Notes: Transfer RNA from a Pseudomonadota bacterium, 74 nucleotides, folded computationally. The organism belongs to Pseudomonadota, within Bacteria.

[in-house]
RNA sequence: GCACUCGUAGCUCAGUUGGAUAGAGUACUUCCCUCCGAAGGAAGGGGUCACUGGUUCGACUCCAGUCGAGUGCG
Repeated sequence: GCACUCGUAGCUCAGUUGGAUAGAGUACUUCCCUCCGAAGGAAGGGGUCACUGGUUCGACUCCAGUCGAGUGCG
């Protein structure tokens, strides 16, 4: 330099034939339980779906570009 894959919660990820309020596990906070913890149970907070633009009535999802990460080739 070229090609491909990926970027969604603190972390690991799901979600794409375009349409429901954007989700799960874990972590965190509070409560229950306990003599105190752990385990278990309940509730809660936390998101510009990397960024910019475009298509569309409507975009995490489609298109283009930019940035970043990984893999392969040279």
Its mean pLDDT, the model's own confidence on a scale to 100, is 80. It matches the Rfam family "tRNA". Rfam describes the family as follows. Transfer RNA (tRNA) molecules are approximately 80 nucleotides in length.